[in-house]
């Protein structure tokens, strides 16, 4: 697209179609096939007339008349209707044939005399409940039987034989007759027989669905002669006789299915379907049977036998909706017990007519198609109201409301068809006739008949009035927001969505698409070139058979001549109708219906053509082959030989080891081994030549020699004359292992031992060692049997190298040409790319083979083969969205190159051990706020937690608020005192009235009062901005045009040198560019110039003192230049680029330092710095107070301080810095106190005065190796200072005490020069400090680097990858649990076919003495025989379902 659908949600009408796709389940009830008195006998019942009797409205007779139950008879019940179970060909389609039958009906011939006897209805009579049923009497026919008659017919022996029949109605002149009639006519039927028409039987071609895990199937079977039988051919059917027939072009068996016109898709070819409509078939509860009849084995007949239901007096009986309608039942699912014979069709009838769930109408259901409404216009204040909102607004939206038109359908009322003309009446003309009757035909006229139905339709009225859902909005796919929810509920066609800011899930607002429908589920086709005929493939993606030969089978070289199957073109039958197309008509239009034409691919007759397959004849020689000469070869089979070498045996010489290994051990050896000699013995394999070299169909094939044999090329002639190519099945060959009978067995060597390694080691090493390795014969028949490339043939650039024949040249080498392999590039092609390229994966052809996602499985079951191992052929279930190829980028390797870093290594000094200090974890608590956690948390955020800080805990408060704008309204702001309180706060209380003014007020600020809002270190750093940390100061990431690739991409920036560097040079299909590197800044090292205070002092004067004077030469201080750039020299290098050495210079190759951090990577750290989306809260999570607490301690870690001492300590004299700070400050100096510190103070806002004393050093002295004169912790005691305040919980000071610690395990840290180590000093925070942190300062002031194999970590090229949250990947197999499906299974149940036997019903066809028709003919009953349905057994075969149990696979 589509549907005979059905579910959900919704639903105004109309017209035109469809409606039990499931239980061919089983049916209540009522209808569906009757009919004819004009065939007949009558007359149960109705109507009517008539006739008795009378009680005058009753009874009784009466077939007489309409007509008729029941019955005899004829015709129809074989159609119409239903249904699809069964049926794979007794079907169906199309196309043809002959051996047939046919009521009715059409056309012609003929004829219809003249007789019998009977039966039913009906009477009586029995017998059964019923259903029925018997007995006797009696009677008609178009019912039955003869007899005559025979154009035709039938039958023959050709002479001849044989066979019919019915009357009924109507009408009527003449004649007859009493009368009914006779009779004549005309309808109608009636017998014969002959053609038709339409209709049915029969028989052939061709087509018509799967399965070979169905490969052989048939005894009436297949043909023959004669018979039967039939309407008719014909093994249909008998007897005989013959051995046939069918089948790889699929027989037979199993599954499955009515068949077609068509119908639905699809560009077609196809593929699926086979309700409605029409055509054949078959079927009527199942299964079997024949009767009658033109026609049936018969849906609404019949007889038998089954189930099944009903009725019953238990004796025996009745039935068949797959007609219509209903009902149960089954199911998602499928309708009225409707009316009517009006019309059409049918059956009877002479007709009238009557029957007719055939039909034609209604009735129900959006099931489908079609078409129509639900309003139209105008209407911005863009209404109100929802949503959303960045607060502006948008947006639902001209939508509504409001005005204004309009009635379609719907209601309400009036009107109102078509379908209906035929029969039939009158009339008139015509055939028939004796006929003006009738009676038929025809033409006028005309009464009457409508279920639908008062419908269609047409008109009148009111009023917008009664009439819109549905599914969806993430992408495919048009249509997006907001709330809610928080891997929950949920969605889902696929991919996927939800774990707190879902366009996805629910809700709502908007939106989309469609609309009386709209989604959803199911099915088909397409899309899907995904079964490839049109129209795919197979080297790596699934896919070339392991390899040959070679029957059928398919194709086949060149010529000439014929046929004429195939092929073409003509004609010509037939391809029903409906459908579909096209043109027309008709319903207001559509769907619908309907004329007319195309169309229908097909088959079929038949004329023709001969080109090209085919055939048939007959010729070529180019395919193929045979003949001759020759080459070469590890080709095959057999038989014989040969050294080396292993091992073993003997014998000798000789001593301790020997052999293995990454080191080792078992193992061998003083019983003499190994070693070295000589002998000899056995088996296998054949070194070197030796080669991408030969051979051969593949598998394979090597020492030399004979035999014997098969291919192959090659050259030039000669011969045959398409003998050819390629093969399903077949048949043969076929590595290695194996395996069977026998041999041989030296080496090597599964299996075992044994020792090693190992966390283990059923392995890899190592010592042994058995089967087989090896020969003979026989199996087995598989390999990554591969070039992963099936054989053949032809065509289609080279090039180089090799193997083997020939031919020219040349003659030393060599060349060049051809053929036949065999290898290495490559061009046009081809390929998804890899790549392949004359040896094709290129272009083309003929044949086989084989492949259709992954798994499951090359499994399972079943046939074949096998001694056996196992081989072959080979599937389902169930599951998964993927499996797989090629190439890109990355990442990544216990993968290679190369190269860098204090990465190792060579040093030096620490940590890890003690004691403290501080931070984190833990454990505790009311609370010990919160962050930070490998590297890259952890003296981090914190450059100072007694109170503040404080975010945390307890308590006590406050609610428009501690803090901000904005209304109102009072007060100036402000201050003094005093009560309570832990304070916050609360209540008195004092003292003040102020600035600006246009005089109206206003601004500041302060209390109140209400509402908007304040507030929040609450969460969320995985919503986010900013910042930072890390790789990593690593040397990289990139980009534009080109260019190369189908494309990811690539290229470029790879490559060769070189750098610290993608630093630079050189090459290069690239050419240039930007971010990073360098540089540019800063500061340090020199040196100029300028300047000279508080700095400096060499020269002159002074002074205790650069103290003053005087100077700016030095040093310094700050300012602006200088310098250094591989610039020069040699060498190395590619004449580069750059290295290396040197010179000069204060510095030498980035001079030292520092700032600076590329594209990214860690959802990396921060919501507690700040900002901020969201969500949360609001008499609290805000705020404001007082304590308390972050400081707490069985532990553990981590970074430090101090030490463990002599290179030391401790006293004592002595020396030398730089950067820093400093006015709520630094504080000199003087006093004082042991001393922290105090008083008192001068200078200094600072090159001026002050902190300020640097210390290590350095010289004298003292300990003398001890827990010490070391260490200094803890404690005790007594001060000092800051502070509101030092209890939790400050620093310092003095006296006293005086632990642990003796250079630190395993492990790990820094650091390459002014670095390490070590001594001091300063600063910020800061009132005061828990600072031994942190940030700077300068003193003294080292050792080592051979080198790049290890270890960590990086950079770039290469390769491999089955990893892409990227090796912290990925991913295998046991196990263990859970769940599905499957195979095996002792068995067992079931079911369809078949075969053998038994038994057998109705019928059929046969026999046949008894009875019966009086008898004879014939016929009936009875008896008996053959086939036979169903039943029963019986033994095999097939399927299907279950089982304890037990394989494996599969999902989690």
């Nucleotide at each position: 697209a589509u549907u005979g659908a059905a579910c959900g949600c919704u639903g105004g009408c109309g017209g035109c179609a469809u409606g039990c796709u499931u239980u061919a389940c089983a049916c209540a009830u009522g209808c569906a096939a009757g009919u004819c008195g004009a065939a007949c006998g009558g007359c149960a019942g109705c109507a009517c007339g008539g006739g008795u009797g009378c009680u005058u409205g009753c009874a009784c007779c009466u077939g007489g008349u309409g007509g008729c139950g029941a019955g005899u008879g004829g015709c129809g019940g074989a159609c119409g209707g239903g249904u699809g179970a069964g049926u794979a060909a007794u079907a169906c389609a199309u196309c043809g044939g002959a051996a047939c039958g046919u009521g009715u009906c059409c056309a012609g011939a003929a004829g219809a005399g003249g007789g019998g006897g009977a039966u039913a209805a009906c009477g009586c009579a029995u017998c059964g409940a019923a259903a029925g049923a018997u007995g006797u009497g009696c009677u008609a026919a178009u019912a039955c039987c003869g007899c005559a008659u025979a154009u035709g017919c039938u039958c023959u022996g050709a002479g001849g034989a044989g066979g019919a029949a019915a009357g009924u109605a109507g009408g009527g002149g003449a004649u007859c007759g009493a009368a009914a009639g006779a009779c004549c006519u005309u309808a109608c039927g009636c017998u014969u027989u002959u053609g038709g028409a339409g209709c049915g039987g029969c028989c052939g071609a061709u087509g018509u669905c799967u399965g070979a895990u169905u490969a052989g199937c048939u005894a009436g079977u297949u043909g023959g002669u004669g018979g039967g039988g039939u309407a008719a051919a014909g093994g249909c059917c008998c007897a005989c006789c013959a051995a046939g027939g069918c089948g790889a072009c699929g027989a037979u068996c199993c599954g499955u299915a009515g068949c077609u016109g068509g119908u639905c898709u699809g560009a077609g070819a196809g593929g699926a379907u086979g309700a409605u409509c029409a055509g054949c078939c078959a079927c009527a509860c199942u299964g079997g049977a024949a009767c009658u009849g033109a026609g049936a084995c018969a849906c609404g007949g019949u007889c038998c036998a089954g189930a099944c239901u009903c009725c019953u007096a238990c004796g025996g009986g009745a039935g068949g909706c797959a007609g219509c309608a209903g009902u149960g039942g089954g199911g998602a699912a499928u309708a009225u017990u409707g009316g009517a014979c009006a019309a059409u069709g049918g059956g009877g009838g002479c007709a009238a007519c009557c029957c007719u769930g055939a039909u034609c109408c209604a009735g129900c259901c959006a099931u489908g198609c079609c078409g129509c409404g639900u309003g139209u216009g105008u209407g911005a204040a863009g209404a109100a109201g929802g949503c959303c909102u960045u607060c502006g607004g948008g947006u639902u939206g001209u939508a509504a409301a409001g005005c204004u038109c309009u009635u379609u359908c719907a209601g309400u009322u009036g009107g109102g068809a078509a379908g209906a003309a035929a029969c039939g009446a009158u009339u008139g003309c015509a055939a028939c006739u004796a006929a003006u009757a009738a009676u038929u035909g025809u033409a006028a006229u005309u009464a009457a008949u409508g279920a639908c139905g008062g419908u269609a339709c047409c008109g009148a009225c009111a009023g917008a009035a009664g009439a819109a859902g549905c599914a969806c909005c993430g992408g495919c796919u048009a249509a997006c927001u907001a709330c809610g929810u928080g891997c929950c509920a949920g969605c889902a066609g696929c991919c996927g969505c939800g774990g707190u800011a879902a366009u996805a899930c629910g809700u709502a607002g908007g939106g989309u698409g469609c609309g009386a429908g709209c989604g959803u589920u199911a099915a088909u086709c397409g899309g899907a070139a995904u079964u490839a005929c049109u129209g795919g493939g197979c080297g790596u993606a699934a896919a070339g058979g392991g390899u040959g030969c070679g029957c059928a089978g398919g194709c086949g070289g060149u010529u000439u001549u014929g046929u004429a199957a195939g092929u073409c073109a003509g004609a010509u039958g037939u391809g029903a109708a409906a459908u579909c197309c096209c043109c027309g008509g008709g319903c207001u239009u559509a769907a619908c219906c309907u004329g007319g034409g195309a169309a229908u691919g097909g088959c079929g007759u038949u004329u023709g053509a001969a080109a090209c397959u085919a055939c048939a004849a007959g010729g070529c020689u180019a395919g193929a082959g045979u003949g001759u000469g020759g080459c070469a070869g590890a080709g095959g089979g057999a038989g014989g030989u040969g050294g080396a070498a292993u091992u073993c045996c003997a014998u000798g010489u000789g001593u301790a080891g020997c052999a293995g290994u990454g080191a080792a051990a078992u193992g061998c050896g003083u019983a003499g081994a190994g070693a070295u000699a000589u002998g000899g013995a056995a088996g296998a394999a054949c070194a070197u030549c030796g080669a991408u070299g030969g051979c051969g169909a593949a598998g394979g094939c090597a020492g030399c020699c004979u035999c014997c044999u098969g291919g192959g090329u090659u050259a030039a002639c000669a011969c045959u004359g398409a003998c050819g190519c390629u093969c399903a099945u077949g048949c043969a060959c076929g590595a290695a292992a194996g395996u069977g009978u026998g041999g041989g067995g030296a080496g090597c060597a599964a299996a075992c031992a044994g020792g090693a390694u190992u966390a283990g080691a059923u392995a890899c090493c190592c010592u042994g060692g058995u089967a087989g390795u090896c020969c003979a014969c026989g199996c087995c028949c598989u390999a990554a049997a591969c070039g992963a490339u099936g054989u053949c043939a032809a065509c289609u650039a080279g090039u180089u190298g090799u193997u083997g024949g020939g031919c020219c040249u040349u003659a030393u080498u060599a060349g060049g040409c051809u053929u036949a392999g065999u290898a290495a590039c490559g061009a046009a092609g081809c390929u998804a790319a890899c790549g392949c390229g004359u040896g094709a994966a290129g272009u083309u052809g003929a044949c086989c083979g084989c492949c259709u996602g992954g798994g499951g499985a090359g499994u399972a079951c079943g046939g074949u083969c096998g001694c056996a191992a196992g081989a072959u052929u080979a599937a389902a279930a169930c599951u998964c969205a993927a499996a797989g190829g090629a190439a890109u980028u990355g990442g990544c390797g216990g993968g290679g190159a190369c190269c860098c870093g204090c990465a190792c290594a060579a040093g030096c000094g620490g940590u890890g051990g003690a004691u403290u200090a501080u931070g984190u974890g833990g454990a505790u608590u009311a609370a010990u706020u919160c962050g930070a956690u490998g590297c890259a948390a952890c003296g981090c955020g914190a450059a100072a937690a007694a109170c503040c800080u404080u975010a945390c805990c307890u308590a006590c408060c406050c609610u428009u608020g501690a803090c901000a704008u904005g209304u109102a309204g009072c007060g100036a702001a402000u201050u003094u005192u005093c009560u309570a309180g832990a304070g916050a706060u609360a209540g008195a209380u004092u003292a003040g009235u102020g600035c600006c003014u246009u005089c109206g007020g206003g601004a500041a600020c302060g209390c109140u009062a209400a509402c908007a809002c304040a507030g929040g270190u609450g969460c969320u750093g995985c919503a986010u901005g900013g910042c930072u940390g890390u790789c990593g100061u690593c040397a990289g990431c990139u980009c534009g045009u080109g260019u190369c690739g189908u494309g990811a991409g690539a290229u470029g920036u790879u490559g060769g040198g070189u750098u610290a560097a993608g630093u630079c040079c050189c090459g290069c299909a690239a050419c240039g560019a930007g971010c990073g590197c360098a540089a540019c800044c800063c500061u340090u090292g020199u040196c100029a110039u300028u300047a000279a205070u508080u700095g400096c002092c060499a020269u002159c004067a002074u002074u205790u003192a650069g103290u003053u004077g005087g100077g700016c030469a030095c040093u310094u201080u700050a300012a602006u230049g200088a310098g250094a750039c591989u610039g020069c020299c040699g060498g190395u290098g590619a004449c580069a680029a750059a290295c290396c050495g040197g010179a000069g210079g204060a510095a030498g190759g980035u001079g030292g330092g520092g700032a600076u951090g590329a594209c990214g990577u860690c959802a990396a750290a921060u919501c507690a710095u700040c900002a901020u989306g969201g969500c949360c809260u609001u008499u609290a999570u805000g705020u404001c107070c007082a304590g308390g607490g972050c400081u707490a301690c069985a532990c553990a870690c981590g970074u430090g301080c101090u030490a463990c001492a002599a290179u030391g300590g401790u006293a004592g004299g002595g020396a030398c810095a730089g950067a820093g700070g400093g006015c709520a400050g630094c504080g000199a100096c003087u006093g004082u106190g042991c001393g922290a510190g105090c008083a008192g103070a001068a200078g200094c806002g600072a090159a001026u005065c002050u902190c300020a004393a640097a210390a290590a050093c350095c010289c004298u002295a003292u300990c003398c190796c001890a827990g010490u004169u070391c260490g200094g912790a803890u404690u005790g005691g007594a001060g000092u200072c800051u502070g509101c305040a030092a209890c939790c919980c400050g620093a310092c000071u003095c006296c006293a005490u005086g632990a642990a610690g003796g250079u630190g395990g395993a492990a790990u840290c820094g650091c390459u020069a002014g670095u390490a180590a070590u001594c001091g000093c300063g600063c910020a925070u800061c009132g005061g400090c828990c600072a031994u942190g942190g940030c700077g300062c300068g003193g003294u002031g080292a050792a080592u680097a051979c080198g790049u194999u290890c270890c960590c970590g990086g950079a770039c090229c290469u390769u491999g990858u089955a990893c892409a949250c990227a090796c912290c990947g990925c991913c295998c197999g046991u196990c263990a649990a859970g769940c599905c499906a499957u195979g095996g299974g002792a068995g067992c149940u079931u079911g369809g076919g078949g075969c053998g036997c038994c038994u057998g019903a109705a019928g059929a066809c046969g026999g046949u003495g008894a009875c019966u028709u009086u008898a004879c003919a014939g016929g009936g009953a009875g008896c008996u025989g053959u086939c036979u349905a169903a039943g029963g057994u019986g033994a095999a075969a097939c399927a299907a379902g279950u089982g304890a149990c037990u394989g494996g696979g599969g999902c989690u």

A computed fold for a 1452-nucleotide RNA from an uncultured bacterium, annotated as small-subunit ribosomal RNA. The RNAcentral record of the sequence draws on ENA. Model confidence (mean pLDDT): 84 of 100. Rfam family: Bacterial small subunit ribosomal RNA. Rfam links the family to the GO terms structural constituent of ribosome and ribosome.